[in-house]
Predicted 3D model of a 522-nucleotide part of an RNA (small-subunit ribosomal RNA, 5' domain) from an uncultured Bacteroidota bacterium. The full RNA is in RNAcentral, with records from SILVA. Its mean pLDDT, the model's own confidence on a scale to 100, is 87.
Context: one part of a larger RNA
């Protein structure tokens, strides 16, 4: 001297951007963060309408608009949030898979026939207090099963070339066996199958980099390696059987301690050194522990089992939960915010669309936490006023152009009127092109933040300075009180009767909406 996600004192006038629980991965009240689709389905709980019956109280009808709740679909593996664990192919890089998959999307190609039992729901009837559970009868789908069809896909057996380091792999091409589907509509669409190929994601493999300890020196039996098998999408001791005895290590094996890596961020002239808050990537976790299902994807925060260890409800039989999502509550701590608006924009989930949903997001509260920038007034004014618990050689100096006082200006504040961009899309309306279902003009619809931002107009110095130091290091000195006391101090070291070092005065000096002190890096 820089730098902080900082606390702590003293002060405090605006803005604009940005950041905010570093401690207990401690427990969590109360909302609310993932649902959408009637253009897959049976249907009708509520509300509307229409129709019909009324004893004027109502009631009947799914018949439309719509839909609780129930089958189905797609989505819930994104997004958002911790950093416990992990010293590891976990991150970084470079490679590489002659060992892989890939939902929704884009392209291309053929297909889209036919048959069939059931089950929620509803209704009935039962057990419970709840939570739910059971047992009859009935009923549809784009749910489920069967057939049918079958290749550029899958096996299997065969031929030809072409490449390679090999197991091979592409191209062609014969032959058999295998394997598929779903409708629905407003008629404009929307879908399903299957196959090839694009894209995107995710798996896996190896080289090389990645703290600290030898006061940790040997450490390994699926352990190294082969062979055959099963196992996965997929190579593999990933399993497993047999065979062999290797396999890591002082170039630090093993243990043990710390710890999420990386862009980066900081400080340095640079090498280096710290450090990993905000932002973006990869990874790890979702009360602890384990396990799988379900699906392109998970071994799954807001899905299921199981054990746990707390926590609530109980009618004592038995249930019910999981903020390390957004807010908020306790604890903990020197310390870190609102139980807030909006889905207007971007993004995402469904849906043909309209729309829903969206605590991502964008937005406002709050905090001087940090960086910016702005103002607290400008000129001019001397007999150089007054007061100073200032000073003095008592003449005077000094505060000090400082005040008064005279002139201006109005940033900002305070009133008052005006007042956005962010929003063209999607859709609807009209026209037009042509490849006839998609382009292309044109018009309309939409703003949380906000009446904010910004503009203007009025007013009148009006509304706005502190804080820390003055013995050296280090800019800035004098007096009084005090008397090794009270105190001070980052290091010298100040103080015992003339203290520029304690305490207060006047004066100074550095910074300033901040200034000091503490902690930690360099």
């Nucleotide at each position: 001297g820089g730098a902080u996600g900082a606390a702590c004192g003293c002060u405090a006038g605006c803005g604009g951007c940005a950041g905010g629980c570093u401690u207990a991965a401690c427990a969590c009240a109360u909302g609310c963060a993932a649902g959408u689709c009637g253009a897959a389905c049976g249907g009708u709980a509520a509300c509307a309408u229409g129709u019909c019956c009324u004893u004027c109280g109502g009631g009947a009808u799914g018949a439309u608009g719509a839909c609780g709740a129930g089958u189905g679909g797609c989505g819930c593996a994104c997004g958002g949030g911790u950093g416990c664990g992990u010293a590891a192919c976990g991150c970084g890089u470079a490679u590489g898979c002659a060992a892989u998959c890939u939902g929704c999307c884009c392209u291309u190609a053929u297909c889209u026939g036919g048959a069939g039992g059931a089950u929620a729901g509803c209704c009935c009837g039962g057990a419970g207090a709840a939570a739910u559970c059971c047992g009859g009868a009935u009923u549809a789908a784009u749910a489920c099963u069967c057939c049918a069809u079958a290749a550029u896909a899958u096996u299997g057996u065969g031929a030809a070339u072409a490449c390679a380091c090999a197991u091979g792999u592409a191209u062609u091409u014969a032959u058999a066996a295998u394997u598929a589907a779903a409708g629905c509509u407003u008629u404009g669409g929307c879908g399903g199958a299957u196959a090839a190929g694009g894209a995107u994601g995710a798996g896996c493999a190896u080289g090389c980099g990645u703290c600290c300890u030898a006061u940790u020196a040997g450490c390994u039996u699926g352990u190294u390696g082969g062979u055959g098998a099963g196992g996965u999408a997929a190579a593999g001791g990933c399993u497993c059987a047999c065979c062999a005895a290797g396999g890591c290590a002082a170039c630090g094996a093993u243990a043990g301690g710390u710890a999420g890596g990386g862009g980066g961020c900081c400080u340095g002239a640079g090498a280096g050194g710290g450090u990993g808050a905000u932002c973006c990537c990869c990874c790890a976790c979702a009360c602890u522990g384990g396990u799988a299902c379900u699906g392109a994807g998970a071994c799954a925060c807001g899905g299921a089992c199981c054990a746990g260890a707390c926590u609530c409800c109980u009618a004592c039989g038995g249930g019910a939960g999981g903020c390390a999502g957004c807010a908020g509550u306790g604890a903990g701590g020197a310390a870190u915010a609102u139980u807030g608006g909006a889905c207007a924009a971007u993004g995402g989930g469904c849906g043909a669309a309209a729309g829903c949903c969206u605590g991502a997001u964008c937005c406002a509260g709050c905090c001087a936490u940090g960086c910016c920038g702005c103002g607290u007034g400008c000129a001019g004014g001397a007999u150089g006023a007054c007061g100073g618990c200032c000073c003095u050689a008592c003449g005077g100096g000094u505060u000090g152009u400082a005040a008064a006082c005279u002139g201006c200006u109005u940033u900002u504040a305070u009133a008052u009127g005006g007042g956005a961009a962010u929003a063209a899309a999607c859709c609807c309306c009209c026209g037009g092109a042509c490849g006839u279902g998609u382009c292309c003009g044109g018009g309309g619809c939409u703003g949380a933040a906000g009446g904010u931002a910004c503009c203007a107009u009025a007013c009148g110095a009006a509304u706005a300075a502190g804080g820390a130091u003055c013995g050296g290091c280090u800019a800035a000195c004098u007096c009084c009180g005090u008397g090794c006391c009270a105190g001070c101090a980052g290091c010298c070291g100040c103080g015992g009767u003339a203290a520029u070092a304690c305490g207060g005065a006047g004066g100074a000096u550095c910074c300033a909406a901040g200034c000091g002190u503490u902690a930690u890096c360099c």